[in-house]
RNA sequence: GCCUCUGUAGCUCAGCGGUAGAGCAUCCGCCUUGUAAGCGGAAGGUCAUGGGUUCGACACCCAUCGGAGGCU
Numbered sequence: 001g002c003c004u005c006u007g008u009a010g011c012u013c014a015g016c017g018g019u020a021g022a023g024c025a026u027c028c029g030c031c032u033u034g035u036a037a038g039c040g041g042a043a044g045g046u047c048a049u050g051g052g053u054u055c056g057a058c059a060c061c062c063a064u065c066g067g068a069g070g071c072u
Base pairs, nucleotide, nucleotide: 001071002070003069004068005067006066007065010024011023012022013021018055026042027041028040029039030038048064049063050062051061052060
């Protein structure tokens, strides 16, 4: 330098163009003599950034930035 994959909650990841979700973690409650486990609930997101397409974009297109792998 070129190619491919990837970027969504604190972490690991889902998410046919039509309301952003799960598990773990955190907090509160229940249970327990107490803790853990278990059960119920809550909070937590400028969906990497900028533009484009569209009635409508996390999802499609372009550019940029970050990460991983490969080729030379």

Model confidence (mean pLDDT): 83 of 100. This is a predicted structure of a 72-nucleotide RNA (transfer RNA) from a Propionibacteriaceae bacterium. The source organism's lineage runs through Bacteria, Actinomycetota, Actinomycetes, Propionibacteriales and Propionibacteriaceae. Rfam family: tRNA. Rfam links the family to the GO term triplet codon-amino acid adaptor activity. Rfam describes the family as follows. Transfer RNA (tRNA) molecules are approximately 80 nucleotides in length. By type it is a transfer RNA.